[in-house]
Context: one part of a larger RNA
Molecule: small-subunit ribosomal RNA, 3' major domain
Organism: Trichopus zeylanicus subsp. travancoricus
């Protein structure tokens, strides 16, 4: 200069405290190791792997196995020969393919041929989810949204270098301020962006209904005030008083205001670190395979289970559970798709198939919250795992291995040891909605939505984690 230090100082942050609510004990669901298997493809492994890659493994995917089968290959370029070409039938086969016959002679022509396509053949060549993330580009994770990181001239030091970047209050901030051998700039931070909170103005259909008629019904005439939905704008900036500070910065209260000190939330990640991940998205150098590491099918496998971890989801009940009643969303999706009505079934469902390319029509029905009623502390009207049967849907096919529905069975669990983890406010907990993927669906995943809504924060002495000054070192 750097690292280190079980030195110091000074500051921050769900880091501790102070509070909720969980994980850990139990059943399932996932993931991953271990173990077995012919195969249980790969990759990832402290924080920064493990409901990750994978927004969906019956086949397909697929890369893995075992058995059949092909070698210029399933697709690309180049050469030559030949038949146009698409179709259609039979035989073998688990298929993949292999044999065989029918039928058929088209476009455009300079009558040479040419374009499309089938098949044969010889080579260059294809092709490789093989290997090397420690040979690499691109991307990503982390420290860290932490507040650094650096340049030029200058000036100091033989020189590494240091100074700026330090000092002193200050900030979320190397934020701005003052002092200063520095002056200046760049990058980062902030602000610009997007969503939300509030008013104006402007548009009124498909939304919206205070007025005036209407009606079963904003349905209809009508209306543009109000909700709402879209465009353009206003608005917050310490502007303004007061105390405080160095007259600074700025910090403290009060008003006003929808909103008050970064107004919430989101995108946005500086120089770099860790030879951090990824050759398996993709590209790409070397190696290395080339009648097989390569292509094609059938079928299995990725779903095994003495066990150990990890992430969830359901409980263990009376703040509850069963049954009945009428309330109240946001946001999203529909023509390969979304389905009302009404009919059949206990019910998954099936049969009709109105409407709507959507503010107009469907999905739709929110739930938890209330209200009435049952049950009265027991493994129970708690709690559902299993497990028998009977159906039902996708789809060629549900044994291996799918959901879903109905009758019946009715396990462990009575709040969980050591340990550990989220969360500071419309947060946590709690309750439902949706959409990706997708033919179905292992979704208790993920990414959105909204409903109902707390407890606490004395404070930085301790434990982690990071910045900044400093002291010190046998370390580079």
């Nucleotide at each position: 200069u750097g690292a280190c230090a079980a030195g110091g100082a000074c500051c921050u942050g769900c880091a501790c405290a102070a509070g909720u609510g969980g994980u850990g004990g139990a059943g399932c669901a996932u993931g991953u190791g271990g173990u077995u298997u012919a195969a249980u493809c790969c990759a990832a492994u402290a924080c920064a792997a493990a409901g990750u890659g994978a927004a969906g493994a019956a086949u397909c995917u697929u890369a893995c196995c075992a058995c059949g089968g092909c070698u210029u290959g399933a697709g690309a370029u180049g050469c030559c020969a030949u038949g146009a070409a698409u179709c259609c039938u039979c035989u073998u086969g688990a298929a993949a393919g292999a044999g065989a016959g029918g039928g058929g002679u088209g476009c455009c022509c300079u009558c040479g041929a040419g374009a499309a396509u089938g098949c044969a053949g010889a080579c260059a060549c294809a092709g490789g989810u093989g290997g090397u993330g420690c040979a690499u580009g691109g991307c990503u994770g982390u420290c860290a949204u932490c507040a650094g990181c650096u340049u030029g001239u200058g000036c100091c030091g033989u020189a590494a270098g240091g100074u700026g970047u330090u000092g002193g209050g200050u900030u979320a901030a190397g934020u701005a301020c003052c002092a200063c051998a520095a002056c200046a700039a760049g990058u980062g931070c902030a602000a610009c962006c997007c969503u939300u909170g509030u008013g104006u103005u402007u548009a009124g259909u498909u939304g919206c209904c205070a007025c005036c008629a209407u009606u079963g019904a904003g349905u209809u005439u009508g209306g543009a005030a109000u909700c709402u939905u879209g465009a353009a704008u206003a608005g917050a900036c310490u502007a303004c008083c007061a105390g405080u500070g160095a007259u600074a910065a700025g910090c403290c209260a009060a008003a006003g205001g929808a909103a008050g000190g970064u107004g919430a939330g989101g995108a946005u990640u500086a120089c770099g670190u860790c030879a951090a991940g990824u050759c398996a998205u993709c590209a790409u150098g070397c190696c290395c395979c080339u009648u097989a590491u390569g292509c094609c099918c059938u079928g299995g496998g990725u779903g095994a289970c003495a066990c150990a971890c990890g992430u969830g989801c359901u409980a263990c009940a009376a703040u509850g559970g069963g049954c009945a009643g009428g309330a109240c969303a946001a946001a999203g999706g529909g023509u390969c798709g979304c389905a009302a009505u009404c009919c059949c079934a206990u019910u998954a469902g099936g049969g009709u198939g109105a409407g709507a390319u959507a503010a107009c029509u469907c999905u739709g029905a929110a739930a938890a919250a209330c209200c009435a009623u049952c049950c009265u502390c027991g493994g129970u009207u708690u709690g559902g795992a299993u497990u028998u049967c009977a159906g039902g849907c996708u789809g060629u096919a549900a044994c291996u291995c799918a959901c879903c529905u109905g009758c019946a069975u009715g396990a462990a669990g009575c709040c969980g040891a050591a340990a550990u983890c989220a969360c500071u406010a419309g947060u946590a907990a709690u309750c439902a909605c949706c959409a990706g993927u997708c033919a179905a669906c292992c979704a208790u995943a993920c990414a959105g939505u909204g409903g109902u809504g707390a407890a606490u924060u004395c404070a930085u002495u301790c434990c982690c984690a990071g910045g900044c000054c400093u002291u010190g070192u046998a370390c580079a």